[in-house]
RNA sequence: GGGUGGCCGCCGCUAUUUUCGAAUAACGGAGGAAAGUCCGGACACCAUAGGGCAGGGAGGUCGUUAACAGCGACCGGGGGUGACCCCAGGGACAGGGCAACAGAAAGUAUACCGCCGCGCCUUAGGGCGCGGUAAGGGUGAAACGGUGGGGUAAGAGCCCACCAGAGGGCCGGGUGACCGGUCCUGCUAUGUAACCCCCUCCCGGUGCAAGGCCAAAUAGGCCCGGUUUUAAGGACGGCCCGUCUUUCUUCUCAGGAAGGGCCGGGCGGGUUGGCCGCACGAGUAGUACGGCAACGUGCUUCCCAGAUGAAUGGCCACCGUCCCCUUCGGGGGAUUACAGAAUCCGGCUUAC
Numbered sequence: 001g002g003g004u005g006g007c008c009g010c011c012g013c014u015a016u017u018u019u020c021g022a023a024u025a026a027c028g029g030a031g032g033a034a035a036g037u038c039c040g041g042a043c044a045c046c047a048u049a050g051g052g053c054a055g056g057g058a059g060g061u062c063g064u065u066a067a068c069a070g071c072g073a074c075c076g077g078g079g080g081u082g083a084c085c086c087c088a089g090g091g092a093c094a095g096g097g098c099a100a101c102a103g104a105a106a107g108u109a110u111a112c113c114g115c116c117g118c119g120c121c122u123u124a125g126g127g128c129g130c131g132g133u134a135a136g137g138g139u140g141a142a143a144c145g146g147u148g149g150g151g152u153a154a155g156a157g158c159c160c161a162c163c164a165g166a167g168g169g170c171c172g173g174g175u176g177a178c179c180g181g182u183c184c185u186g187c188u189a190u191g192u193a194a195c196c197c198c199c200u201c202c203c204g205g206u207g208c209a210a211g212g213c214c215a216a217a218u219a220g221g222c223c224c225g226g227u228u229u230u231a232a233g234g235a236c237g238g239c240c241c242g243u244c245u246u247u248c249u250u251c252u253c254a255g256g257a258a259g260g261g262c263c264g265g266g267c268g269g270g271u272u273g274g275c276c277g278c279a280c281g282a283g284u285a286g287u288a289c290g291g292c293a294a295c296g297u298g299c300u301u302c303c304c305a306g307a308u309g310a311a312u313g314g315c316c317a318c319c320g321u322c323c324c325c326u327u328c329g330g331g332g333g334a335u336u337a338c339a340g341a342a343u344c345c346g347g348c349u350u351a352c
Base pairs, nucleotide, nucleotide: 002319003318004317005316006315007314008313010029011028012027014025015024016023017022031338035349036348038347039346040345041344042343043207044206045205046204050241051240052239053238055203056202057201058200059199060074061073062072063071064070075089076087077086078085079084090198091197095196096195097192098191099190112137113136114133115132116131117130118129119128120127121126145163146162147161148160149159150158164188165187166185167184168183169182170181171180172179173178211276212275213274214273221267222266223265224264225263226262227261228260231247232246233245234244235243248259249258250257251256283302285300286299287298288297289296290295320335321334322333323332324331325330
């Protein structure tokens, strides 16, 4: 992401006039997304906005905001030559689920090839059985940390040195998440929670067709069920507890009956009108100060739609922009992408 002026036509507020029907004048009149309805609120109503369950949301730290799953800065992890970019970023030792194929074996899982010891057999090449082993080889994205040495029958963190990871102590820096240094421990048992789950924190519900006032009309209709007292009914949207609230009249010897109240349901009738809510706001613009920033505070300034079958438009001219032609003097054409308020605001996402 069009602007200015004129003519005509609509809507609103204000002022004046009025024959009360309206007329005139000035001012104003569709977005950055008005879309989506994905979050958060303001506002309104609902005794319970009391406690809990269910349900929903968030998940590094600090700040900002009315609030948020927003925004800012930083920390950690990952990517990049770099400027920078990405991350639903607490827990895998509470439990469960899942992980193709290959491989002996995919979790405190395992012995296919192999190495060593003992026994037996032997054609003296080896074979079989029992026991030990996980250093070497193989498979794989990943196989019980890595390198070197000692030790051993052969091996193994079995032991040692160094390194990596994990855990812990102390010191220093930082509001903090964390970072750096140093020392100790042989502790070394995958991944996935954007699968269920565990932990921590947050959340009443419904919504402008909310809600309130006036006017009008009808049939204040008919029927059914529960209840009307120590128990029952009812009370914002699901459940529980607690709390609150309603619980009458007449007749009848009694049993009970009739009516009324409260709650729920079905059928049917009337009304579908007008006003408020309705735009002065967590507001716009400028500026100073504070802050790395998001943002906050002060001062000045401005009032920028409120329709209701639904206004905000049409024509002309000029400017601007775009397209075509050009003898470069200009000429011709288009009115321009996505798209139209409906209670409002802060975000997010999508379209251009």
A computed fold for a 352-nucleotide RNA from a marine sediment metagenome, annotated as Bacterial RNase P class A. Rfam family: Bacterial RNase P class A. About the family: Ribonuclease P (RNase P) is a ubiquitous endoribonuclease, found in archaea, bacteria and eukarya as well as chloroplasts and mitochondria.